A computed fold for a 76-nucleotide RNA from Candidatus Chisholmbacteria bacterium RIFCSPHIGHO2_01_FULL_49_18, annotated as transfer RNA. The same sequence occurs in records of 2 taxa. Lineage of the source: Bacteria > Bacteria candidate phyla > Candidatus Chisholmiibacteriota. The sequence is in RNAcentral, with records from ENA.

[in-house]
RNA sequence: GGGCCUAUAGCUCAGCUGGCAGAGCGCUGCAUUCGCAUUGCAGAGGUCGCCGGUUCGAUUCCGGCUAGGUCCACCA
Numbered sequence: 001g002g003g004c005c006u007a008u009a010g011c012u013c014a015g016c017u018g019g020c021a022g023a024g025c026g027c028u029g030c031a032u033u034c035g036c037a038u039u040g041c042a043g044a045g046g047u048c049g050c051c052g053g054u055u056c057g058a059u060u061c062c063g064g065c066u067a068g069g070u071c072c073a074c075c076a
Base pairs, nucleotide, nucleotide: 001072002071003070004069005068006067007066010025011024012023013022019056027043028042029041030040031039049065050064051063052062053061
């Protein structure tokens, strides 16, 4: 330098045919207990990496960029 993959909640990841953003764990509150744990119920938490384009509408499609992973090439 070139090809491919990935970027979504604090963590691990779904969501891929465009139409209100989700799960598990974690966190907070309540119930349960003498207290803790467990269990049950409720809740908070997101510019979907960044910039643009297409569209009535983009996490999703297109282009560029950034970061990480991987393979290839180059290395006088």